[in-house]
RNA sequence: GGGGAUGUAGUAUAACCUGGCUAGAAUAGUGGCCUCCAGAGCCUCGGAUCAGGGUUCGAAUCCCUGCAUCCCCA
Numbered sequence: 001g002g003g004g005a006u007g008u009a010g011u012a013u014a015a016c017c018u019g020g021c022u023a024g025a026a027u028a029g030u031g032g033c034c035u036c037c038a039g040a041g042c043c044u045c046g047g048a049u050c051a052g053g054g055u056u057c058g059a060a061u062c063c064c065u066g067c068a069u070c071c072c073c074a
Stems, first nucleotide, its partner, number of pairs: 001073007010027002013024001020057001029045001031043003050066005
């Protein structure tokens, strides 16, 4: 320099292909119940679509550019 893959809560992920309800669940975290205390269990709360632009009535999803990580070629 060329080509490809991936990017969603703190972490690891579903939904993407085939656009459509308030982006779901787990774990971790806050608060509470329980307990002599702790743990386990139960209830509750809050937290995310890499960035920008475009298409569309409507974008996590489609298109473009960029960024980050990884892989291959030179």
The prediction has a mean pLDDT of 82. Predicted 3D model of a 74-nucleotide RNA (transfer RNA) from a Candidatus Woesearchaeota archaeon. It matches the Rfam family "tRNA". Rfam links the family to the GO term triplet codon-amino acid adaptor activity. The sequence is in RNAcentral, with records from ENA. Lineage of the source: Archaea > Nanobdellati > Candidatus Woesearchaeota.